About this RNA:
This is a predicted structure of a 71-nucleotide RNA (transfer RNA) from an uncultured Candidatus Berkelbacteria bacterium. It matches the Rfam family "tRNA". Rfam classes the family as a transfer RNA. The prediction has a mean pLDDT of 81.
RNA sequence: GGGAGAGUAGUUUAGCGGUAAAAUUUCGGUCUCCAAAACCGAAGUCGAGGGUUCAACUCCUUCCUCUCCUG
Repeated sequence: GGGAGAGUAGUUUAGCGGUAAAAUUUCGGUCUCCAAAACCGAAGUCGAGGGUUCAACUCCUUCCUCUCCUG
């Protein structure tokens, strides 16, 4: 240089055009002599710009970061 893939919550990952989700983490509560565990509740998220569409995490495009293959 050429080709392919990935990017979603603090972390690990779902989500094949129609209300963004689970586990874990954090915070509050119940329980307990206290703590842990368990249970209940809450907080927190689509890498950036542009385009298509009534509607985009999803489709197209450019850029950024990372991984793999090839020369």